Context: one part of a larger RNA
Molecule: small-subunit ribosomal RNA, central domain
Organism: uncultured Bacteroidia bacterium
RNA sequence: UUGGGUUUAAAGGGUGCGUAGGCUGUUCGUCAAGUCAGUGGUGAAAUGCCGGGGCUCAACCCCGGAGCUGCCAUUGAUACUGUCGGGCUUGAAUCCUGCUGCCGUGGGAGGAAUGAGUAGUGUAGCGGUGAAAUGCAUAGAUAUUACUCAGAACACCGAUUGCGAAGGCAUCUCACGAAACAGGCAUUGACGCUGAGGCACGAAAGCGUGGGGAUCAAACAGGAUUAGAUACCCUGGUAGUCCACGCAGUAAACGAUGAUGACUAACCGCUGGCGAUACACGGUCAGUGGCCAAGCGAAAGCGAUAAGUCAUCCACCUGGGGAGUACGACCGCAAGGUUGAAACUC
Repeated sequence: UUGGGUUUAAAGGGUGCGUAGGCUGUUCGUCAAGUCAGUGGUGAAAUGCCGGGGCUCAACCCCGGAGCUGCCAUUGAUACUGUCGGGCUUGAAUCCUGCUGCCGUGGGAGGAAUGAGUAGUGUAGCGGUGAAAUGCAUAGAUAUUACUCAGAACACCGAUUGCGAAGGCAUCUCACGAAACAGGCAUUGACGCUGAGGCACGAAAGCGUGGGGAUCAAACAGGAUUAGAUACCCUGGUAGUCCACGCAGUAAACGAUGAUGACUAACCGCUGGCGAUACACGGUCAGUGGCCAAGCGAAAGCGAUAAGUCAUCCACCUGGGGAGUACGACCGCAAGGUUGAAACUC
């Protein structure tokens, strides 16, 4: 490289948009580039192959033949691919009406809890644990009542639910923005699919600047435990956790399952539409679950949301360790990220 693969054995890019490229519905015509057929030229000789011959045989040598799978020119063919042109509506998009949701961004509002402050009541403990101690408390704590302040998160509803490309998203409300779906089947008429590079988004932790700081809490301190205890338990506690702007670009970024389209028995649900019916559906579209036929699979299992049967495009794998390391390059403020070996060893 071919081949074979990628849920769990090595292997799907974190996700989207999209450039080049690859692939591309149906019908009529056109040309004849690819494709196919005929003819001509060329494809040196030697070698190789087939047949025959000469050295006693063979190696070796000689003769003849086919072949040299190719290239060029020319004459035709037109199914397929392609070019150009004209149509079509099923793919795709648009439009109208309706509808759905924790979808996004920015304002405003709310109650419970926690902590704090002030004042009142009240007195000796509180807190914590397996048991304790550190800690707090007669300078009046804990408990309780009233008022006030702060920041963060939104109990119940809540689900096998919903939305989003993924990350992710949950108190209420307003504004702005986006999307899916259904019904109509009105418009355009293949406008499509995928997508190397590229661009954008991307949990948590982390970084920079400025705010904020209630809770929780790396580091740290103390108390315990223990042979020791740089831990588990307890009392404290700083970064951080929150906001704005910028950076970073990684995760078991998981369905460990790339995207798109088509096809292949049933049964039981849920969510959002539409339709029928009028108290009840063996209807239909989209999504989301369960269980299974065929089939697939090493098995576990998957099974119309496929890991089944096919098609197109991209990404990736090729024994374990060394190693996601070294070196180089690019990116980054740094931490580090991306790309990514070899010796050696089993």